[in-house]
C1' cells in the first nucleotide's frame, strides 16, 4: 500500500471442593403503559384492544371549446298602462350574464384506510410468455365519403306517505345505427425464404372474404379513425426460498392424463363431452392449529435470534356471502343486482343505510389526539385556458411518547454563621463554599421594536424573433403556515429540580422506632429488643426534565451447540441381530464438466445501515456522492477432489483346499448318586426343629438302618478372573443333523463394502392359555414362634408355579450402566485354540479372554491396543427436580400389560465425583477401677441435709443427664435478706466538691413498734490567724436499683481430660477442597522414642524444670534435743553445759536403664541381677493444648443496650427463706459379740489463739460458773488423741444392741432463742435383726476403720466442707462383653454432623388437572330437500324494421331446511390420584451389613411404608480361600 475494528461477567446446591446443571442479575431496545416530578425548542410518533356499532360535516369531480337547453340579473330599442315627462311596472326584440338538471366525454380501477381472510406461485428473488393485454403519453405513415333512427330533458297527465315509478307527445349532439373506401390490420387457401425452444416463430407471393371514423369553434388550434413501432402499466407460467403439531400416514373423482369443442386479452379440467386409470406421499402428502409477505427494525462479535409500528413494494379485504354489468382497467372502499343480519323512516302498502377515508361519538381496553386551517407549495383529476375539486398533502392544535438540544447562573466568600443530623459529647464530625454578603453575565423570561426564506410558475403588460401564435426576455400580481423563525433594545439571578437508590450482586451508611409484627423482596434472603435489608430522618450515591416500576424481545445462555455442547457414574447407547430405504465408501487410467475454483455480464427499487461532503447556530433531523448488498441468473475458462460414465489393479470383503476348536443350537438314546414314596425286614421312644421353643411326626411302631421297587428333577467331582454364542444363554454321557470361529494355503470373484430409519427375526424370569406331568423347592394361604404390635424376618405345612408339548407375553441392574465398523499410538505379565519340521529353548506370529502401566484423555473416580486416547463414516439418545414414563389418543396383547407419551401445577434447586470431619447394632490396633477378680457402702429404717413437688401474704434468687441436688452458702433468730405485711423518706441510707453555719459529741424528758420526730441543758482542738480537721447544711452537679438480657459481654468456673493430642513455615502432590509432614514396622505413660518414608524443621500440648515426701551430708543450734560431764528435785532438759542423736530449715548430694545377663538393627524390654534409703515416672502436688457444649455465673465483680426514678430506690417493725401428703440426691446412726458398757493404760500430726486461748484451784452428776496465772506461743494453751492393750461384765434377745420421739429440769451465746440455737442432767424408748431390680467407690500406705484440727462464726443448727494423722487389708486370670476414650481403615442419602436423615397411608386446608351419566357451543365435511339476484343456454306464439328484447324452461350457485356423522371447547353431580402447607395421627421401609444387603423385572398379598416367590445386578459390608498383578 491493501485486509480488519473485534467476543468481560457475578449471584445461587456444599460444612468446604471441583464439575454438571437450571434459577436469577448487570447491557441495549419499544407505537407503550403506570406511579412521583416537571422550565423551553427542534425533529419524530400517536386504538397493539372490538375488522365492534355509527349522530354530524366533509373526503371525486370536471369540461358550454361536445349537445339540446337555459332561470335569473344587466344594458339598449320599441310598445303599453299609471302618470310627478322622466320615472315605475309590464310586453316584444336585440347584445351580455350564465343559476339547476338533462343528454354526452374524460374521470371514478388513481391518491387514502385497514391486516379479515390467506401457509398459497401469496410474498421475496431469478427466470420464461414462439401463450398475451395495454386508456392517457411519443414516434412513423395513412384517412376522415355520404346517410338514417331514436332517446333524456322540456311540455302534458297517471301513481305513491316517501323513495319513486309508469303513459303520451316533442327534440338535439363528439349518443346510436347502417352503407362507402379500404391495408403493412383479421380469417381462410396456396407457394417460396430463414431461423428456432417441442408445439413452432419471422419474412415474403398470389387469391378470396371482413371491418373505420366525430366533429367544436375566435381557423388555428384541440379532438376523431385505421396500422406499425416505443413508453408505462399489468396478466399467466416456472426453478429456489418462505411456520408448528406424526398424540394428523395415508389422500384424490374433474381427481391425473388424452383426443375434441367451449371460453379468455392469453395457456391451461378453466368449462364440458368421450376415453384411459392415473396422481401426490416419510425429501411428511392429508388434516389441524398460527400467521399478510418483503425492504428493513430490535438485539447480537458474528452466525443467528425476535419484530412486522411509522416510511416503502407487492398481496388482499370495503357490514357477512355470492354475482355479474360497465369499462384500456374493476368483479370495483364512498358503483349496481340478490341473500343474511343489524339501524333508521313509514300514512304498515313499502322503503333508506354502510367512516377498515379525515375528524368526530359511544363501548371495548391499561391504553393512543382536533367535529382546526389552506389549497401558498408538492401531485393528482376534469379543463385550450383561467379555474374548479382535492380531510391527497402543506401546517397548525393536544401528549415529556421517544430522540436531540438548551437553561434553571458564574466567580469571591470561614465567625467553617444558625439550624438539622452524628459522636468517643466542656468538644469535635458532616451538610459545607453551600447560605448570608459582595461582584458579574443575561442564554432563558418579560417589555417595545424590526422582520425573512419558502414565489417557481401560470395569468396580465410590454419588448425581440419569424407567421394577429409560440418560444425568450423585462416587470407586475399570487403566502394557510405568520408578525412565525431570526435581530435589536431595556429590566433584573430575575421565572425553572426532580426521582430512584444506598446487605451482596451494585456505585452509595449512620441514628431512632418496630420486635418473624408491620413489611420488603430480582435471585440469594431480611424481621423473634442493639436491622446498614422494615418505616422515618441526616448523610450519601446514580441519573436528570426527567426517574423509577410492569410488561415484550434479543442478550449475557456454548442453556439446541453449522460456527459452538454431549451420552462408564451427572440426563443420555435402541435387549440382540438380519436387512430396505437413505448416508458414507479401497486403488490406476482415460472421458465428462454436475458439484467446485477463477474472471467476464446482468440483476439485486428507493428509502434505511456505512463512509466522505454538505444544510438548519450545534445535535437529532436533511440533502448529496459513494460503498456494500455474502444471493440468484448467464458466460468463459481450470479439473486437483466429489460425481457420472468406461477399462483395468488386489490389499478390503466373499469363496474353495487343508488343519484345528468349543456346556454353540435341534431332536433321540442311556447312566449313576442324592430326594421322596412303596413293600418287607430289623428295631425302641422318641423324631424334627429353634437364639430358645412350640406347631408337625411317631407305640395304630416314627426318626436312624438294611434289601427291593417306583417317580419326576437336577448333573458331584473334572470346573478355571477356563470356553463358546449376536444377545437373551449355553455343563453327565452318547447317536444323527445344523450353524459358526481360528489357523495356513494365496487356488477364485474383483469393491461385491460399513452403517442403517420404518420393517423382520430372536428376546432370562415372573405371567397367560390348551394337555400332559408333579420328585423337590415354594408366592398365596394355615398353624407356630418373636414382639407393644409382626398381615415380616425363624419353624411346621402346602397351592399356583417350578418340568414337558404347542401357542401367547417382549419386559430386566436385558449392565462393560460404554451402538457398530475402519485406521493409528509405548511396554510388562498371565491365559485360551493355533503356526514357524521337531523342542521342555524364544526381544517370534495370528485371533481371543485377563491384570498392571507411558503417552494421552476425563470433573474426579478411572480408562489406557478389548481406550473412556488420536481420527473417519453411519446409527440411536440427552437438554434443571418433581409432576411422570402418569394422563389423553392411537398401535399391539386372552389378560396381565407393552410401545409411544404430554400438559397445567410447583421448586430453586435436584445431581455426579472426590474431601474434612461425624456416626455405624463395620473391621483391625490400645488404653482407663472400663468390665471381670476383690473389700466396703447405696437402693430397706430414723434423723440430718439439698432438691422437687405442693402450700403460703411470703415460702427471695440463681444451679437442672454425665458436667444440678452437704451446689452459689467457709455457718438464714434479728442483722445478713435480694421476699412479704405494715409505718416512714424523696439530691434520697452511702462517697464527692462548692457556699454557708456550727464543735463533734454527750446527757435528760415526751409520743411512738421502731425508723424518726420535738423540747431541754452541757460542751472543743490544731494553727503560720489566710485556715484546717470534725460534723450539719440550703441549691446545684453527680445519684441508686441482687430490676431485665449469661443468647450482647469481660473475668472467672464446670466438663469431654492429665485423653495425647492441635497446627505451623517451606517444600512436594492435587484443577481444587484438601493431602503429605501427624501414615508405616517397632516401642512408650506420652506424636515418647527409633527406624523406615516427598518430606524437612518449628510451636502449643507431653516429659523435664516448681512444691511436699522418702536417704545422706554440710551448715546453724533457740523458745526444740539430752548420749557422754555436772548439779537439782517427790517427779520434769528443771540448770550449768553439749551439737553426738531426734528434730528444726536452709544448700547440696542422690535415680541416670548409669552398670551386668538375655531379646532386639534401634528405641527398648525382661530378671527373684548387682548395688543402693529409693529402680525403671519413687509416692503426691500445682500445672488443663487446639477446641467442645449460645454449658454455668448480669447475685462476687466489672460492663453494652433496655426498664423504675414520692419508686423495681432507700430506713424500720413484724414476718418468710425452718411450711409438709409426697418423691429424689448426699449424708449419719444402726441393726450388734471383729460387738456393747464398767474401769486402768499407751502412742500422734496439721493446726489455733488477745473483744483470745485459757494451765492450776474451787463449786455443780453435768453442761458451766467463779478466782486465778502463762501467753500474740518449736517457750503458754486449746489438748483427753480414738481405734489399740489390759483386766470386768453382758450369750443372742428388739437385748446392757439401737437411739429417734417426747415430758421434765438446767447452763451457754445473744438487745432477743415463741415462730427458729446449741449444749448439759434425768425420764421415755420409735423404726430397724444387713436392705427388690438396680448401682456407687477403691489396686496400697490404698480402701475400710479410728480419732485429732481449722475456715465461717457472738452462738450454732457441722453429720457438711477442707486438712491431719492412727490402725491398715483383699484382688487383678485376663481383654469376649458394659461404659468412655485414642490410632488406622471401611460405608454413608449424616454436616444442628444418628438425640442425625428419611419413607408411605391416614386426617386439615388450599390449588391446578384426568375420568365422568349428562348439559352446551364451535367449526367442517357428506348425504337429500329447496334455491334469490347474475351469467350461459334453448325458445315457435309477445315487443321490435333490424340488432336485438320480455316471458317461459335448463344448467349452476349464495343461503336456507332436515338427516346422520367424525373432530375440537365449555361445563357437571360424583370420582381419581397429584403438588404445596413450623410443630396432627401410625408405624420404621431407605441411608451404616440401617439392624432381614440394597436394587431392577414380575407375580401374589397385606392399614401404611412394604412382604415373600422366581430370575438377574452390585451401583453391598464383613471374613476365609483361591488366582493374578506389583515391589523388597
Nucleotide at each position: 500500500a491493501c485486509a480488519a475494528u473485534g467476543g468481560a461477567g457475578a449471584g445461587u446446591u456444599u460444612g468446604a471442593u471441583c464439575c454438571u446443571g437450571g434459577c436469577u442479575c448487570a447491557g441495549g431496545a419499544u407505537g407503550a403503559a403506570c406511579g412521583c416530578u416537571a422550565g423551553c425548542g427542534g425533529c419524530a410518533g400517536g386504538c397493539c384492544u372490538a375488522a365492534u356499532a355509527c349522530a354530524u360535516g366533509c373526503a371525486a369531480g370536471u369540461c358550454g371549446a361536445a349537445c339540446g337547453g337555459g332561470a335569473u340579473c344587466c344594458g339598449g330599442u320599441g310598445g303599453u298602462a299609471g302618470c310627478u315627462u322622466g320615472c315605475u311596472a309590464u310586453c316584444a326584440c336585440c347584445g351580455g350574464u350564465g343559476a339547476g338538471a338533462g343528454u354526452g366525454g374524460c374521470g371514478c380501477a388513481c391518491g387514502g384506510g385497514u391486516g379479515c381472510g390467506u401457509a398459497a406461485c401469496g410474498c421475496g428473488u431469478g427466470a420464461g410468455c414462439a401463450a398475451c393485454c395495454u386508456g392517457c403519453c411519443c414516434g412513423u405513415c395513412c384517412c376522415a365519403g355520404g346517410g338514417g333512427u331514436a332517446u333524456a330533458g322540456c311540455c302534458c297527465g297517471u301513481u305513491g306517505a316517501a323513495a319513486g315509478a309508469c303513459g303520451g307527445a316533442u327534440u338535439a349532439a363528439c349518443a346510436c345505427c347502417g352503407c362507402a373506401u379500404a391495408a403493412c390490420g383479421u380469417g381462410g387457401a396456396a407457394g417460396a425464404g430463414c431461423g428456432g425452444c417441442a408445439u413452432c416463430g419471422c419474412u415474403u407471393u398470389u387469391c378470396c372474404a371482413c371491418c373505420a371514423a366525430a366533429u367544436a369553434u375566435u381557423c388555428a388550434u384541440a379532438g376523431g379513425g385505421g396500422a406499425c413501432g416505443g413508453a408505462u402499466g399489468g396478466g399467466c407460467u416456472c426453478g429456489c426460498g418462505u411456520g408448528a403439531c406424526a398424540u394428523u400416514a395415508g389422500c384424490u373423482a374433474g381427481u391425473u392424463g388424452g383426443c375434441g369443442g367451449g371460453g379468455u386479452a392469453a395457456c391451461g379440467g378453466c368449462c364440458c363431452a368421450c376415453c384411459a386409470a392415473g396422481g401426490c406421499u416419510g425429501c411428511g402428502a392429508u388434516g389441524u392449529c398460527u400467521a399478510g409477505g418483503g425492504g428493513c427494525u430490535c438485539u447480537g462479535a458474528g452466525a443467528g435470534g425476535a419484530g412486522a409500528a411509522a416510511c416503502c413494494c407487492c398481496c388482499a379485504c370495503a357490514c357477512u356471502g355470492g354475482u355479474a354489468c360497465u369499462g384500456a382497467g374493476a368483479c370495483a372502499c364512498g358503483g349496481a343486482c340478490c341473500a343474511g343480519a343489524c339501524u333508521c323512516c313509514u300514512a304498515c302498502g313499502g322503503g333508506a343505510g354502510g367512516c377498515a377515508g379525515c375528524a368526530g361519538u359511544a363501548a371495548g381496553g391499561a391504553a393512543u389526539a382536533u367535529u382546526g386551517g389552506u389549497c401558498a407549495a408538492u401531485g393528482g383529476g376534469g379543463g385550450g385556458a383561467a379555474c374548479c375539486c382535492u380531510g391527497a398533502a402543506c401546517c397548525a392544535g393536544c401528549c415529556a411518547u421517544g430522540c436531540c438540544g438548551c437553561g434553571u447562573g458564574c466567580a469571591g466568600g470561614a465567625g467553617g454563621a444558625a439550624g438539622g443530623c452524628c459522636c468517643u459529647a466542656c468538644g469535635g464530625g458532616u451538610c459545607g463554599u453551600a447560605a448570608a454578603c459582595u461582584g458579574c453575565u443575561u442564554u432563558u423570561c418579560u417589555a417595545c421594536g424590526g422582520g425573512a426564506a419558502c414565489a417557481a410558475c401560470c395569468g396580465g403588460a410590454g419588448g425581440u424573433a419569424c407567421g394577429u401564435g409560440u418560444a425568450c426576455c423585462u416587470u407586475c400580481c399570487u403566502g394557510a403556515g405568520u408578525g412565525u423563525a431570526c435581530c435589536g433594545u431595556a429590566g433584573g439571578a430575575a421565572u425553572a429540580a426532580g426521582g430512584a437508590u444506598c446487605g451482596g450482586c451494585u456505585a452509595a451508611c449512620u441514628c431512632c422506632g418496630u420486635g418473624c409484627c408491620a413489611g420488603c423482596a430480582g435471585c440469594c434472603g431480611c424481621g423473634g429488643u442493639a436491622a446498614u435489608a422494615c418505616g422515618g430522618a441526616g448523610g450519601a450515591u446514580c441519573c436528570g426534565a426527567g426517574c423509577g416500576u410492569u410488561a415484550u424481545c434479543c442478550g449475557g445462555a456454548u442453556u439446541u451447540a453449522u460456527u459452538g455442547g454431549g451420552u462408564u457414574u451427572a440426563a443420555a447407547g435402541g435387549g440382540u441381530g438380519c436387512g430396505u430405504a437413505g448416508g458414507c465408501g479401497g486403488u490406476u487410467c482415460u472421458u465428462u464438466a454436475a458439484g467446485u475454483c477463477a474472471g467476464g455480464g446482468g440483476u439485486g427499487a428507493a428509502a434505511u445501515a456505512c463512509g466522505g461532503c454538505a444544510g438548519c447556530u450545534c445535535a437529532a433531523c436533511u440533502g448529496u456522492c459513494g460503498c456494500a448488498g455474502u444471493g440468484c441468473c448467464u458466460u468463459u475458462g481450470a479439473u486437483a477432489c466429489u460425481g457420472a460414465a468406461g477399462g483395468g489393479c488386489u490389499u478390503g470383503a466373499a469363496u474353495g483346499g487343508u488343519c484345528u476348536c468349543g456346556a454353540a443350537g435341534a431332536c433321540g438314546g442311556c447312566g449313576g448318586a442324592a430326594u421322596g414314596g412303596g413293600a418287607c425286614a430289623a428295631g425302641u421312644a422318641g423324631c424334627g426343629g429353634u437364639g430358645a421353643a412350640a406347631u408337625g411326626c411317631a407305640u395304630a411302631g416314627a426318626u436312624a438302618u438294611g434289601u427291593c421297587c417306583c417317580a419326576g428333577a437336577a448333573c458331584c467331582c473334572c470346573g478355571a478372573u477356563a470356553g463358546c454364542g449376536a444377545a437373551g444363554g449355553c455343563a453327565g454321557c452318547u447317536g444323527u443333523c445344523u450353524a459358526g470361529g481360528g489357523a495356513u494355503u494365496u487356488a477364485u470373484u474383483g469393491a461385491c463394502g460399513c452403517u442403517g430409519a420404518u420393517g423382520c427375526a430372536c428376546g432370562a424370569a415372573a405371567g397367560c392359555g390348551u394337555g400332559g406331568g408333579u420328585a423337590u423347592c415354594g408366592a398365596a394361604c394355615a398353624g407356630g414362634a418373636u414382639u407393644a404390635g409382626a398381615u415380616a424376618c425363624c419353624c411346621u405345612g402346602g397351592u399356583a408355579g417350578u418340568c414337558c408339548a404347542c401357542g401367547c407375553c417382549c419386559u430386566a441392574a436385558a449392565c462393560g450402566a460404554u451402538g457398530a465398523u475402519g485406521a493409528c499410538u509405548c511396554g510388562a505379565u498371565g491365559u485360551u485354540g493355533g503356526c514357524g519340521a521337531u523342542a521342555u529353548a524364544c526381544g517370534g506370529u495370528c485371533a481371543g479372554c485377563g491384570u498392571c502401566c507411558a503417552a494421552g484423555c476425563g470433573a474426579a473416580a478411572g480408562c489406557g491396543u478389548u481406550a473412556a486416547g488420536u481420527c473417519a463414516u453411519c446409527c440411536a439418545c440427552c437438554u434443571g427436580g418433581g409432576g411422570a414414563g402418569u394422563a389423553c389418543g392411537a398401535u399391539c396383547g386372552c389378560a396381565a400389560g407393552a410401545u409411544u407419551g404430554a400438559a397445567a401445577c410447583u421448586c430453586a434447586a435436584a445431581g455426579g465425583a472426590a474431601u474434612u470431619g461425624a456416626c455405624g447394632g463395620g473391621g483391625g490396633c490400645c488404653c482407663g477401677c472400663a468390665c471381670a477378680a476383690g473389700c466396703g457402702g447405696a437402693g430397706g429404717a430414723g434423723c440430718a441435709u439439698g432438691u422437687g413437688g405442693u402450700u403460703u401474704a411470703a415460702u427471695u434468687c440463681g444451679a437442672u443427664g454425665a458436667u444440678a441436688c452437704g451446689c452459689g452458702a467457709g455457718g438464714a433468730a434479728c442483722c445478713u435478706u435480694a421476699c412479704c405485711c405494715g409505718g416512714g423518706c424523696u439530691u434520697g441510707a452511702a462517697a464527692g466538691u462548692u457556699a454557708g453555719u456550727g464543735a463533734c459529741g454527750g446527757a435528760u424528758g415526751c409520743a411512738g413498734a421502731g425508723a424518726c420526730g420535738c423540747a431541754u441543758c452541757c460542751u472543743u482542738c490544731c494553727u503560720u490567724c489566710g485556715g484546717g480537721a470534725c460534723a450539719c447544711g440550703a441549691a446545684a452537679c453527680u445519684a441508686g436499683g441482687u430490676g431485665c438480657u449469661g443468647c450482647a459481654u469481660g473475668g472467672c468456673u464446670g466438663u469431654c481430660g492429665u485423653c495425647a493430642g492441635c497446627u505451623c513455615g517451606u517444600g512436594c502432590c492435587g484443577u481444587g477442597a484438601g493431602g503429605u509432614g501427624u501414615u508405616g514396622g517397632g516401642u512408650u505413660a506420652a506424636g515418647u522414642c527409633c527406624c523406615g518414608c516427598a518430606a524437612c524443621g518449628a510451636g502449643c500440648g507431653c516429659a523435664a524444670c516448681c512444691c511436699c515426701u522418702a536417704u545422706g551430708u554440710u551448715u546453724a543450734g533457740u523458745u526444740g534435743c539430752c548420749a557422754g560431764c555436772a548439779u537439782g528435785u517427790a517427779a520434769u532438759g528443771g540448770u550449768g553445759g553439749g551439737g553426738a542423736c531426734u528434730c528444726u530449715a536452709a544448700a547440696c548430694a542422690g535415680a541416670c536403664u548409669g552398670c551386668c545377663u538375655g531379646c532386639g538393627c534401634a528405641a527398648g524390654c525382661a530378671g527373684u541381677g548387682a548395688g543402693g534409703a529409693a529402680g525403671g515416672u519413687g509416692g503426691g502436688g500445682a500445672c488443663g493444648a487446639c477446641g467442645u457444649c449460645a454449658a454455668g455465673u448480669c447475685a462476687u465483680c466489672a460492663u453494652g443496650g433496655c426498664c423504675c426514678u414520692u419508686a423495681c430506690g432507700u430506713c424500720c417493725g413484724g414476718g418468710g427463706c425452718u411450711a409438709c401428703a409426697c418423691a429424689c440426691g448426699u449424708g449419719c446412726u444402726a441393726c450388734a459379740a471383729u460387738g456393747g458398757c464398767c474401769g486402768g493404760u499407751a502412742c500422734a500430726g496439721c493446726g489455733g489463739g488477745c473483744a483470745g486461748c485459757u494451765a492450776a484451784c474451787c463449786a455443780g452428776c453435768a453442761a458451766u460458773g467463779g478466782u486465778a496465772u502463762g501467753c500474740g506461743a518449736a517457750u503458754c494453751u486449746c489438748g483427753a488423741a480414738a481405734a489399740g492393750c489390759c483386766g470386768g461384765u453382758c450369750a443372742c434377745a428388739g437385748u446392757u444392741c439401737g437411739g429417734a420421739u417426747c415430758g421434765g429440769g438446767g447452763c451457754c451465746u445473744g438487745c432477743a432463742a415463741c415462730u427458729c440455737g446449741g449444749c448439759c442432767c434425768c425420764g421415755u424408748g420409735a423404726a430397724g435383726u444387713u436392705g427388690g431390680a438396680u448401682u456407687c467407690g477403691c489396686u496400697a500406705g490404698u480402701a475400710a476403720u479410728c480419732g485429732c484440727g481449722u475456715a465461717u462464726c457472738a452462738g450454732c443448727a457441722a453429720u457438711g466442707a477442707c486438712g491431719c494423722g492412727g490402725u491398715g487389708a483383699a484382688u487383678a486370670c485376663g481383654u469376649u462383653c458394659c461404659c468412655g476414650g485414642g490410632c488406622c481403615u471401611u460405608g454413608u442419602a449424616c454436616a444442628c454432623a444418628c438425640c442425625g436423615c428419611c419413607c408411605g397411608u391416614c386426617a386439615a386446608g388450599c390449588c391446578a388437572u384426568g375420568a365422568a351419566a349428562g348439559c352446551u357451543g364451535g367449526g367442517g365435511g357428506u348425504g337429500c330437500c329447496u334455491g334469490a339476484a347474475g351469467c350461459a343456454u334453448g325458445u315457435u306464439g309477445c315487443c321490435g324494421c333490424a340488432a336485438g328484447g320480455a316471458g317461459c324452461g335448463u344448467g349452476u350457485u349464495a343461503g336456507g331446511g332436515c338427516a346422520a356423522u367424525a373432530c375440537c371447547g365449555g361445563u357437571a353431580a360424583u370420582u381419581g390420584g397429584g403438588g404445596c402447607u413450623a410443630a396432627g395421627u401410625c408405624g420404621u421401609a431407605a441411608c451404616a451389613a440401617g439392624g432381614u444387603a440394597g436394587c431392577c423385572g414380575u407375580a401374589c398379598c397385606g392399614g401404611a411404608a412394604g412382604g415373600u416367590g422366581c430370575g438377574g445386578c452390585u451401583g453391598g459390608a464383613a471374613u476365609a480361600c483361591c488366582u493374578c498383578c506389583u515391589u523388597u
Small-subunit ribosomal RNA from Sphingobacterium sp. SGG-5, 1528 nucleotides, folded computationally.
Taxonomically the source falls in Sphingobacterium (Bacteria, Pseudomonadati, Bacteroidota, Sphingobacteriales).